The RNA shown here (Bacterial RNase P class A) has 365 nucleotides and comes from an Alphaproteobacteria bacterium. The coordinates come from a structure-prediction model, not an experiment, and the mean pLDDT is 76.
[in-house]
């Protein structure tokens, strides 16, 4: 200097003027004005996950059912997240990436090729030692057979490489390696090394059913909780009406209660209003243990909250970016987006720029 991987921050400045919400204090009868004070993010976003917090529901645990997670350890209120390991794969490396339990409980599946896809198989192919036959015998053929090493077919072909072995061949015997099982060792473990025993018996899929372990009542700030108006309904209790009638009292007669006005008093609901609603698993600093997520102590700080509605404009200088221009210099623009019950991940958008460690090539000292 180039090509890179990882973590983290910013994400346009200041300055003056104009303007909008909400807090406080003030003026005024009220509209309203005045002054001061604060006023979007890293993602507010999707609403995927966990929480808090409210309300249903439930004796109390458990199991069934159904939903989720799934190597191991740690961290937290929790988590399917973060942090540290372990295995596997990728990269020359710095590093990155995995839906990563069980396939000897069971069930199913394995398309097309292809001889055969799990009860494995035999299409090309290898063999003729045995045995019988032409033919006593060799050879040769022939039958009856043995055989899976090479070939072909797939995403996969029942350990594998090499030496013996044989008619050819085969864990048929052997050494490595795989694999299974037992032991030891080191380690919290998950795994790892090393040994000693089986010739192999066990092919893949659980993002298929299904087993094991672990979690998980349901709804959600339109939870919910107060306060409450006109009009209609509802009851009580009182004055007036008091009858032809209806309803009820299982039918029929009798009875006997309601059905009508207006008067006062109580309840609910509905518009509407107040609360939840922001001091909180709050932030910043510093220290202290931890590799590390992260925890602990102490200082200091209060920081948007409402409604569907503010949270911004315009000038000047600076940055930065594109275009014109030889130049001076001038034009034009500022990712992505935007709270509404918080609060902790994930996710997925982002023009530009910053720091910081590290790794690989090339130069030079």
């Nucleotide at each position: 200097u180039c090509a890179g991987a990882u973590g983290g921050c910013c994400g346009g400045g200041u300055g003056a003027c104009c303007g909008c919400g909400g807090g406080c204090g003030g003026a005024g009868a009220a509209a309203u004005c005045c002054g001061u004070u604060c006023g979007a993010g890293g993602a507010a976003a999707g609403u995927c996950c966990g929480g808090g917090c409210u309300c249903c529901a439930c004796g109390g645990a458990a199991a069934a059912a159904c939903g989720g997670u799934g190597c191991c350890g740690g961290u937290u209120a929790a988590c399917g997240g973060c942090c540290g390991g372990c295995g596997g794969g990728g990269g020359c490396a710095a590093c990155c990436c995995c839906a990563g339990g069980g396939a000897u409980a069971g069930c199913g599946c394995c398309a097309c090729a292809g001889a055969a896809a799990u009860g494995a198989c035999a299409c090309c192919g290898c063999c003729u030692a045995c045995c019988g036959g032409c033919c006593u015998a060799a050879a040769g053929c022939c039958g009856c057979g043995g055989c899976a090493a090479g070939g072909u077919u797939g995403a996969a072909a029942u350990g594998g490489u090499g030496c013996g072995g044989u008619a050819a061949g085969a864990g048929c015997g052997c050494a490595c390696c795989g694999c299974g099982u037992c032991c030891c060792u080191g380690g919290u473990a998950a795994c790892a090394g090393g040994g000693g025993c089986g010739g192999c018996u066990a092919g893949g899929c659980a993002a298929g059913c299904c087993c094991c372990a672990c979690c998980g009542g349901g709804a959600g700030c339109a939870a919910g909780a107060c306060c409450a108006a006109a009009u209609a309904g509802g009851g009580a209790c009182g004055g007036c009406a008091c009858g032809u009638g209806a309803u009820g009292u299982u039918u029929u007669u009798c009875g006997c209660a309601u059905c009508g006005u207006c008067g006062u008093c109580c309840g609910g609901g509905u518009c509407g209003g107040u609360c939840g609603c922001g001091u909180g698993a709050g932030g910043u600093a510093u220290g202290c243990g931890g590799u590390a997520a992260c925890g602990c102590a102490u200082a200091c700080c209060c920081c948007a909250g409402a409604g569907g509605a503010a949270u911004g404009g315009u000038c000047a200088c600076c940055c930065c970016u594109u275009c014109c221009g030889c130049a001076a210099g001038g034009a034009a623009g500022g990712a992505c987006a935007g709270a509404a019950c918080c609060c902790g991940g994930c996710u997925u958008a982002c023009a530009g720029g910053c720091c910081a460690u590290c790794u690989g090539a090339c130069a030079c000292u």